[in-house]
Molecule: glmS glucosamine-6-phosphate activated ribozyme aptamer
Organism: Thermomicrobiaceae bacterium
Formats: sequence, structure tokens, C1' cells
RNA sequence: CCACGUAAAGUAGCGCCGGAACUCAUCACACGGAGGAGAUGAGUCGACGAGGUGGAGGCCGAUCGAACCGUUCGGCGGAUGGUCUCCCGGCUGGCACGGCCGAAACGAUCAGAGCAAAACCGGUGGGCGACUACCGGCACAAACACUGAUCGACGUGCAUCU
Repeated sequence: CCACGUAAAGUAGCGCCGGAACUCAUCACACGGAGGAGAUGAGUCGACGAGGUGGAGGCCGAUCGAACCGUUCGGCGGAUGGUCUCCCGGCUGGCACGGCCGAAACGAUCAGAGCAAAACCGGUGGGCGACUACCGGCACAAACACUGAUCGACGUGCAUCU
């Protein structure tokens, strides 16, 4: 250094990175100087939070906004996403199937409510540098869910009552 095994911890804007970009060093081109571009090597960066899992499987390849409008570019892997099938479960004044949904469990519309983080400001530390770790202060979202109102819950069969 590589491979295998075991144990523990962490992760879903999560993890990693041979592209691109940037920094430094060396070499060489050019040159009055500065700047520029090339090769090699070593490094840096490479998503800010909110939100999200009935079980199994197939296909697809995943919600919401924020920002110095942006490298949060590009690539690989993964992910609680979408849809379909089966099973389980919930719902409309009894039951079953169909239908609509998923323990936040019927659909649609309207309204309400809502302490995000980075950013920004100040500071401490590491690095020649690109950059980076942390502390304090501080403002502003949307979707899902939640609360309220309105509208709509039907079809088939059976049972019960009148």
C1' cells in the first nucleotide's frame, strides 16, 4: 500500500471525484516592465436549509423554496419521490367489492397560521496561497402537514328498519 473479515459511529441538498475553474512550486515561451498563455507536480473548491418511508416488487429517476443570479458548473453512487401490481390498513350513518387514500390514511377550493439556514455583520484560529474550522449577533421563504369554512362523496350486491 492492497485485499478480506469483525466492531462502532455518521449520512440523505447526503457521500465521493482523475472534468472544468482556482492556488502554489518548478521548467520553458514571450518580454523594457507588468500582465498573459503552456508542461509537470502538489493542493483548493465542488448544495443553504425546510420536508419526506404501511410491506414486497417492477418501471422512472425525486418535493419546496433561499441566494453576491451564482462552480449550488460537470461526473459517479445513493435517497424516505412518482407511477403500476399484489398484500395489509384507513374513509363516505350496517357489511363486502369497486372508488379515494397510507398510521399525517376521501377529494376539491378558499382562508389562516408559520422563529429556516446559509447569506449579511462582528470576532477567534489554521494555511505562502486558493481556501477553511468555529463563536456571537441578525433578517427574510415556499411546499407538505396543521386549523377553519364551503362544495362533493357515488356505483353494485346483501342485510336491517319503516